RNAcentral holds the sequence, with entries from ENA. The RNA shown here (Bacterial RNase P class A) has 378 nucleotides and comes from a Bacteroidales bacterium. Lineage of the source: Bacteria > Pseudomonadati > Bacteroidota > Bacteroidia > Bacteroidales. Its Rfam family is "Bacterial RNase P class A". Gene Ontology terms of the family: dimeric ribonuclease P complex, tRNA processing and ribonuclease P activity. The gene name in the source record is rnpB. The coordinates come from a structure-prediction model, not an experiment, and the mean pLDDT is 75.
C1' cells in the first nucleotide's frame, strides 16, 4: 500500500435575491363590552429538521377509564453483577464456540496464556413428543444378516453395514461365547464439602450413574405484565335550533281543578313575543416544548455511570412552514496535458408532529481506531 470486519466521528461551507412558519419590537387601521382586548396587513430584529426525525420493536413521564382477594388462564423475559426513572437497553465478568498469535515441545496434536469476533447462554438427571435419507433397529421389553458360542430351544452386541448420531472410551478379569457383567485409569454428568471469587464460577476431594440429540417442539421451574394513547385529556365557546325559569299578550279550541248539575269567571294547561339561560356543535385556548435538557471543567468508578462547578436556551407547524434561484469556495470521479491546472459530471439515506432512554433498519463521498487476508520492501 489495497481489500474485509467492527466501532466511533461528521453529515458541505459563505454572500446575494425571492418566498414560507413562530416569537419580539414598533408605527397605522378596523370592531369594540374600554381591558396589559380582538382581527387585519406593513417595517426592523433574531430564530427555523435528524443521524437516524424513519420502522412503531421495547421502556418510562404524563392523561382518561378500570380494579376486593386468590387461584387458573394468557404475554413477555431467562449465565452472573452492576448501570439506570425503567427496559427485552447498556457496561464490566463468567462460560462455550469460531479464528489468529505466543511460550513450551525433536515433531503432530492436545493443553496453557495473549488478541479479535459470536452466543435467545434456566431445565432434555420431571414428564410426553420428534429425530428427513440410508439402516433390520432412532431409544427399546430391542435386535434382521454375516460373525462369534452351544446346540438344534436358544445365547450374544465384541467385529463387519448405515448414518449427523446405534447404550461412553480403553485396558484387565470374567465368560461357553460375550456384554459396565465387575475392576483400574480417563471423559461426562448430579450430589456433598474444603479453598478463592459480593456472584456466574473456577481449582481440588469424595460418592453416585438415570452416560444421543432436541425446549427459536409442547411442557415445566422463576420473574414480570389492568387497558387505552396527544383523534389521550383540561379550558373557553359564535350562528342556528331550543330543555328549564320569569314577565307580558292571546286563547278556552283539547284537557284538569276550585267538595252534586248547569252558566259564568278563577287557576294549571296552551300559543307568541321578550328576557334570562344550561347542554351540544362549528372555532379557539391549553396540553406543548425547560426537559431524567446540552456543553465545558474537576472529583468518584476498569467501565456503563454518578456527583459538584460554570455556561447555555436551540423548530414547534396543523391541508401541517423549514424552500427555490445564482454566484464563489471545498470534497469525489473522468478526460485533457503544460503534472497542478483546466473542462464536464456528480455528491446519500431521508424529512419534526406530546415528550424522553433505547434497540433495528436504511445512508454517497471522507476520516480515527482495533482486528484479519493478500502484495511488496526491510
Nucleotide at each position: 500500500a489495497c481489500g474485509g470486519c467492527a466501532a466511533c466521528c461528521a453529515a458541505c461551507u459563505c454572500u446575494a435575491u425571492c418566498g414560507c412558519c413562530g416569537g419580539c419590537a414598533u408605527a397605522c387601521u378596523c370592531c369594540g363590552c374600554a381591558a396589559g382586548g380582538g382581527g387585519g396587513g406593513g417595517u426592523g430584529c433574531g430564530g427555523g429538521a435528524g443521524g437516524a426525525a424513519a420502522g412503531u420493536c421495547c421502556g418510562g413521564g404524563c392523561a382518561a377509564c378500570u380494579c376486593g382477594a386468590g387461584c387458573c388462564a394468557c404475554c413477555a423475559u431467562a449465565c452472573u453483577u452492576c448501570c439506570u426513572a425503567a427496559c427485552g437497553g447498556g457496561a464490566a465478568g463468567g462460560c462455550g464456540g469460531c479464528a489468529g498469535g505466543a511460550a513450551g515441545g525433536a515433531a503432530a496434536g492436545g493443553g496453557u496464556c495473549c488478541u479479535g469476533c459470536c452466543g435467545a447462554c434456566a431445565g432434555c438427571a420431571a414428564g410426553u413428543g420428534c429425530c428427513a435419507c440410508a439402516g433390520a433397529a432412532a431409544g427399546a421389553c430391542a435386535a434382521a444378516c454375516c460373525g462369534c458360542c452351544u446346540u438344534a430351544g436358544g445365547g450374544u452386541a465384541a467385529g463387519g453395514g448405515u448414518g449427523c448420531a446405534a447404550g461412553c472410551g480403553c485396558g484387565a478379569g470374567g465368560u461357553a461365547a460375550g456384554a459396565g457383567c465387575u475392576c483400574a485409569c480417563g471423559a461426562c454428568a448430579a450430589a456433598g464439602g474444603a479453598c478463592a471469587g459480593c456472584g456466574a464460577u473456577g481449582u481440588c476431594c469424595u460418592u453416585u450413574g438415570a452416560u444421543g440429540g432436541u425446549a427459536a417442539a409442547c411442557c415445566u421451574u422463576a420473574u414480570g405484565g389492568g387497558u387505552u394513547g396527544a383523534a389521550a385529556g383540561a379550558c373557553c365557546a359564535a350562528a342556528u335550533a331550543u330543555a328549564c325559569c320569569g314577565a307580558c299578550a292571546g286563547u278556552u279550541a283539547a284537557g284538569g281543578g276550585c267538595a252534586g248539575g248547569c252558566u259564568c269567571g278563577c287557576c294549571c294547561g296552551u300559543u307568541g313575543u321578550c328576557g334570562a339561560g344550561g347542554g351540544g356543535u362549528a372555532g379557539g385556548u391549553u396540553g406543548a416544548u425547560u426537559g431524567a435538557g446540552g456543553u465545558c471543567g474537576g472529583c468518584g468508578g476498569c467501565g456503563a455511570c454518578g456527583u459538584c462547578g460554570a455556561u447555555c436556551c436551540u423548530a414547534g407547524a396543523u391541508u401541517g412552514a423549514u424552500g427555490a434561484u445564482a454566484g464563489a469556495g471545498g470534497c469525489u470521479g473522468u478526460u485533457g496535458c503544460u503534472u497542478g491546472c483546466a473542462a464536464c459530471a456528480g455528491a446519500a439515506c431521508a424529512g419534526a408532529a406530546c415528550c424522553c432512554g433505547g434497540c433495528u433498519u436504511a445512508u454517497g463521498c471522507g476520516g480515527u481506531u482495533g482486528c484479519c487476508g493478500u502484495u511488496a520492501u526491510u